Description:
Predicted 3D model of a 72-nucleotide RNA (transfer RNA) from a Candidatus Nealsoniibacteriota bacterium. The organism belongs to Candidatus Nealsoniibacteriota, within Bacteria. The coordinates come from a structure-prediction model, not an experiment, and the mean pLDDT is 84.
[in-house]
RNA sequence: GCCGCGGUAGCUCAGUGGUAGAGCAUAUAGCUGAAAACUAUAGGGUCGCCAGUUCGAUUCUGGCCCGCGGCA
Numbered sequence: 001g002c003c004g005c006g007g008u009a010g011c012u013c014a015g016u017g018g019u020a021g022a023g024c025a026u027a028u029a030g031c032u033g034a035a036a037a038c039u040a041u042a043g044g045g046u047c048g049c050c051a052g053u054u055c056g057a058u059u060c061u062g063g064c065c066c067g068c069g070g071c072a
Stems, first nucleotide, its partner, number of pairs: 001071007010024004018055001026042005048064005
């Protein structure tokens, strides 16, 4: 330098045009003599950045940045 995959909640990851979710973690409540476990609820997101297409983009297209792998 070229090719491929990936970047979404604190962490691990879903979601592939139409209001952004799960598990774990955190907080609160229930339960307990008290904890753990369990149950319920809640908070937490400029969907890597900038443009384009579209009535509408996390999703499609282009460029850039970062990570991993391959080729040279």